[in-house]
Parts: sequence; C1' cells; structure tokens
RNA sequence: CUGCAUUAAAAAGCGCCAGAACUAUUUUUUGAUCGGAACAGAAAAAUAGUUGACGAGGUGGAGGUUUAUCGAGUCUUCGGCGGGUACCUCCCGGUUGCACAUCCCAAUCGACAUGCUUUUUCUUAAAACAGUGAGGUGACUCAUUGGCCAAAGGAAACAAGCGGGAUGCAUU
Repeated sequence: CUGCAUUAAAAAGCGCCAGAACUAUUUUUUGAUCGGAACAGAAAAAUAGUUGACGAGGUGGAGGUUUAUCGAGUCUUCGGCGGGUACCUCCCGGUUGCACAUCCCAAUCGACAUGCUUUUUCUUAAAACAGUGAGGUGACUCAUUGGCCAAAGGAAACAAGCGGGAUGCAUU
C1' cells in the first nucleotide's frame, strides 16, 4: 500500500475532493533600491495542508429517473462525484363529489392521509454581522455570547365560491 473478516460511531444543504483558490516548506527563474553577491516583490514546479451549503421544509410499498422544494448571505454556498425524504408509473390505503352503503369515474393526499380555489390567523429561522475563549507556523477550525431580518410548505378557522354517474336501501 492492497484485500478479507470483526467491532464501534456516523446522513440527507447530507458525505467526499483529482478542477479552482488559499497557506507553509524547498528548489528554479526574474529581480527594484545599487557597479557585484545576497536581499523585497513576482512567476513556475514539487511536497504537505486548508476551504469547498446558512437554515426552513420534506419518507405508505415496489420500480424508474436525475440539474429533487423554499428562501437568507460580504454569493468559491464556484466546479466535480456519490447519495437522497422530490418527481413519474403501478399497487395498497384515506378524503371529497349534498342521508347511508357498494361499484365505476374524477381530483387530491399518505395512517397528523380537509376535494379544489380565495381570504384570515399561527407556525422560536440560522449563518453572514459584532464580540469572547481554545487549537494551529499559517491558510483556517471548534465552542460560545448578543441583537436582527425570510420564503415555500404545513396547521387551525368552516369565512366565501365551485364540485359526477349507476344500483340498493331508509326517510318525506
């Protein structure tokens, strides 16, 4: 260094890093002030490191697919790879379609399963920022204090409007 086995920990803005940027060391080139050597600075290479998503929201089962929702930010949070609660199809299940039940159809969702549209209310944002402490030669990393500011989605109001067919049966 590679392979195998065992054990422990660990996830969805999650994990990883070969582009890129930055740091350190060494070497080479160039080299202002100054005629020469060395020296500032600049460039390149090698080695070793660092950075590389801030929260909100989101998982019925199986399969498929990949640029998988929403905003915040001094926007490298760039770029790449993998994964993934997104999306599509089928199945199972719930709800609505004006008493109830069954079947079909349509829409919509996932055991927290209101049918759609509109309105109202609620739903602790976090980082960035300003500080403090610790680690590291450094780039940076970790913890912590303080004060803000979102959107989507969801929930509750039952507020307003819209919203199939057949059969059976009950009531009038």